[in-house]
This is a predicted structure of a 72-nucleotide RNA (transfer RNA) from a Candidatus Uhrbacteria bacterium. It matches the Rfam family "tRNA". Rfam describes the family as follows. Transfer RNA (tRNA) molecules are approximately 80 nucleotides in length. By type it is a transfer RNA. Gene Ontology term of the family: triplet codon-amino acid adaptor activity. Lineage of the source: Bacteria > Bacteria candidate phyla > Candidatus Uhriibacteriota.

RNA sequence: UCCGAGGUAGCUCAGCGGUAGAGCAGAAGACUGUUAAUCUUUUGGUCGUGGGUUCGAUCCCCACCCUCGGAG
Repeated sequence: UCCGAGGUAGCUCAGCGGUAGAGCAGAAGACUGUUAAUCUUUUGGUCGUGGGUUCGAUCCCCACCCUCGGAG
């Protein structure tokens, strides 16, 4: 320099055009002699950045940044 994969909640990851979810973690409650476990409820997101397309973008297009792998 080129090619490919990826960047979404504190962490691991879904979601691939119609206003973003799960598990774990956190908080509150129930249960109990107490903790743990279990159950219920709940908090938490400028969807890497900036443009474009569209009535509407996490999703499609372009550029750039970062991580990993490959080629030279």